[in-house]
This is a predicted structure of a 78-nucleotide RNA (transfer RNA) from a Candidatus Humimicrobiaceae bacterium.
Lineage of the source: Bacteria > Bacillati > Actinomycetota > Candidatus Humimicrobiales > Candidatus Humimicrobiaceae.
RNAcentral records the identical sequence in 2 taxa.
Its Rfam family is "tRNA". It is annotated as a transfer RNA. Rfam links the family to the GO term triplet codon-amino acid adaptor activity.

This record gives sequence, structure tokens and C1' cells, in this order.
RNA sequence: GGAGCUGUCGUCUAGUUGGCUUAGGACACAUGCCUGUCACGCAUGAGAUCGCGGGUUCGAAUCCCGUCAGCUCCGCCA
Repeated sequence: GGAGCUGUCGUCUAGUUGGCUUAGGACACAUGCCUGUCACGCAUGAGAUCGCGGGUUCGAAUCCCGUCAGCUCCGCCA
């Protein structure tokens, strides 16, 4: 330098033939119940505009372009 893959709540992730249900779930966290207390269990709640910036479209996490980070492969120099 070339090619590919990945990036979504604190963490791990689902969703990627564009459209419904506020972007869902688990763990963690907060509150309440339970308990003599803690834990477990149950209920409720907060939390992500999807790496970033643009574009296409009536409509984008999803398509296109650029860019950043990580990983993998190939090439080049020595």
C1' cells in the first nucleotide's frame, strides 16, 4: 500500500430482504416486596438516536461515500 471482518445501554449481545411494537434481551445497577440481616427469588425502574461525519430516500442501526479504532490475510522495503 491492497482486500476482508468487527464497532449497538456499564458489560455481553439480538436486530443488518429499509417501514409495525418508544431499538429488544441477559448480567450488572437503583427502588420496593420477601428475610431477624445478607444472599436467593419476585416486581418495577433508569440506561444505547446503533464508532464518527456526510449522502440517497417520504422513511436508514440496516443502502452508498468518506473517516477513526481493533483484528485477519496479501503485497512491498530492509
The sequence is in RNAcentral, with records from ENA and MGnify.